[in-house]
Context: one part of a larger RNA
RNA sequence: GCAUUGUCAAGGAACUCGGCAAAAUGACCCCGUAACUUCGGGAGAAGGGGUGCCCACGCAAGUGGGCCGCAGAGAAUAGGCUCAAGCAACUGUUUAGCAAAAACACAGGUCUAUGCGAAACCGUAAGGUGAUGUAUAUGGGCUGACGCCUGCCCGGUGCUGGAAGGUUAAGAGGAGAGGUUAGCUUCGGCGAAGCUUUGAAUCCAAGCCCCAGUAAACGGCGGCCGUAACUAUAACGGUCCUAAGGUAGCGAAAUUCCUUGUCGGGUAAGUUCCGACCCGCACGAAAGGCGUAAUGAUUUGAGCGCUGUCUCGACAAUGCACCCG
Numbered sequence: 001g002c003a004u005u006g007u008c009a010a011g012g013a014a015c016u017c018g019g020c021a022a023a024a025u026g027a028c029c030c031c032g033u034a035a036c037u038u039c040g041g042g043a044g045a046a047g048g049g050g051u052g053c054c055c056a057c058g059c060a061a062g063u064g065g066g067c068c069g070c071a072g073a074g075a076a077u078a079g080g081c082u083c084a085a086g087c088a089a090c091u092g093u094u095u096a097g098c099a100a101a102a103a104c105a106c107a108g109g110u111c112u113a114u115g116c117g118a119a120a121c122c123g124u125a126a127g128g129u130g131a132u133g134u135a136u137a138u139g140g141g142c143u144g145a146c147g148c149c150u151g152c153c154c155g156g157u158g159c160u161g162g163a164a165g166g167u168u169a170a171g172a173g174g175a176g177a178g179g180u181u182a183g184c185u186u187c188g189g190c191g192a193a194g195c196u197u198u199g200a201a202u203c204c205a206a207g208c209c210c211c212a213g214u215a216a217a218c219g220g221c222g223g224c225c226g227u228a229a230c231u232a233u234a235a236c237g238g239u240c241c242u243a244a245g246g247u248a249g250c251g252a253a254a255u256u257c258c259u260u261g262u263c264g265g266g267u268a269a270g271u272u273c274c275g276a277c278c279c280g281c282a283c284g285a286a287a288g289g290c291g292u293a294a295u296g297a298u299u300u301g302a303g304c305g306c307u308g309u310c311u312c313g314a315c316a317a318u319g320c321a322c323c324c325g
Stems, first nucleotide, its partner, number of pairs: 001320008010311002014309001019306001027051005036041001038145001052067006068072001080304007087296002092104002108143007120129003146291004151221003156218002158214005165209003171203002176198005183190002222240005249283001250280001261277005
């Protein structure tokens, strides 16, 4: 000097990104216990008091009396607490070896497929899973307890249904055309049958076009101008465009660039935090919206207690380093 451990005057978070680390709390008995709440909880809430030994009584719990110490759960093991907010309902799961979470899962919701040799999946097949199940079942997608709810748009893309018309493949069909040559010939050509190379009309499926439906399917959910007897603002009007122009609720938010927005609260002082406002750069309703008791090794802010985190360092023990041999 380093590591581990222990102690400390006065102060008590002034440390620091942040109370990280440490300290503190701690057992049992008694009293007592708020908001909120899904009435179960919250709750060991919080906050107080007690605890040894001896004698008497008592079944015991205990009651009365006495005794000692600084200290009686005498050592060790054994919750710190409270307030407010975000997120996720919860218990659970996860990156074996930098992430345990707000991510995944979840019960519940909803859409969709599937009538059984089911759909879906594995396999060339046989066969198998589904399932020795049968729509209160099974597969897939999305959402994610519960409460209140889930608005408008089917123009595009997808899916489902429809079949009148348009288009349309192979195939069927075979008009016609070319080659070849028996024959005929006016010697220029014409040319049957066969063989061969082609080949029009016509018939004809699904699909597409087309017509509907469908958004808890993929998705989407406007602009400009004017207007009220102070001003400001615009319930109101005009106009353009659209498939329809964002409803309820929420909102500087895990979303807000400008921004440390503005106002209020908390502090002596607050880019964080909480409550509001709404000018939402660029929230918004199952890629769910808004609430929500309980829960959380979750994230954020505040307070009480407590402390060597700090002001500001000191001392001690053990080990290592170091010195001598």
Molecule: large-subunit ribosomal RNA, domain IV
Organism: metagenome